[in-house]
RNA sequence: GACAAGAGCAAACCCGGAGCAAUCCGGGGGCGCAAAGCCGCGGGUCCGCCGAAGCUCUCAGCGCAGGUGGACAGCCGGGCUGCCGAA
Numbered sequence: 001g002a003c004a005a006g007a008g009c010a011a012a013c014c015c016g017g018a019g020c021a022a023u024c025c026g027g028g029g030g031c032g033c034a035a036a037g038c039c040g041c042g043g044g045u046c047c048g049c050c051g052a053a054g055c056u057c058u059c060a061g062c063g064c065a066g067g068u069g070g071a072c073a074g075c076c077g078g079g080c081u082g083c084c085g086a087a
Stems, first nucleotide, its partner, number of pairs: 001084001008033002013028006031074001037080003041077003044072007054062003
């Protein structure tokens, strides 16, 4: 980063499977992507559990602050690596 070339990945949705869940894996399917390759380092969002305050239908339930475990790389930033070679 080009009306280039050869490739690559794969949104929503559907089917099967895993998980409490977010979500993930496989197959189909293509919205798109110049890193939509990899990494949870920073920010962010989402899920689970505990939860003094507080609330309530009351002996239990909910639950702020806070704590804790997990997820998203196609939310942004950052790190590492990579195909091609016009302006």